[in-house]
RNA sequence: GCGGAGUUAGCUCAGUGGUAGAGCUUCUGCUUUACACGCAGGGGGUCGGGGGUUCGAAUCCCUCACUCCGCACCA
Numbered sequence: 001g002c003g004g005a006g007u008u009a010g011c012u013c014a015g016u017g018g019u020a021g022a023g024c025u026u027c028u029g030c031u032u033u034a035c036a037c038g039c040a041g042g043g044g045g046u047c048g049g050g051g052g053u054u055c056g057a058a059u060c061c062c063u064c065a066c067u068c069c070g071c072a073c074c075a
Base pairs, nucleotide, nucleotide: 001071002070003069004068005067006066007065010024011023012022013021018055026042027041028040029039030038048064049063050062051061052060
């Protein structure tokens, strides 16, 4: 440089045009002598940045950035 995959909550991920979610974690309460487990409830998001299409975009298109894989090139 070329091609492919990916970027969504603190972590791991789902969601492919119509109200942004799950598990784990965390906080509070219950439970316990206490801890753990368990139960109930809560907090936590510019959906990587920008632009476009659309009545409506995490989702489609363009562009930029970053991560991973393959190929090529240089040494």
Transfer RNA from an Acidobacteriota bacterium, 75 nucleotides, folded computationally.
Rfam family: tRNA. Rfam classes the family as a transfer RNA.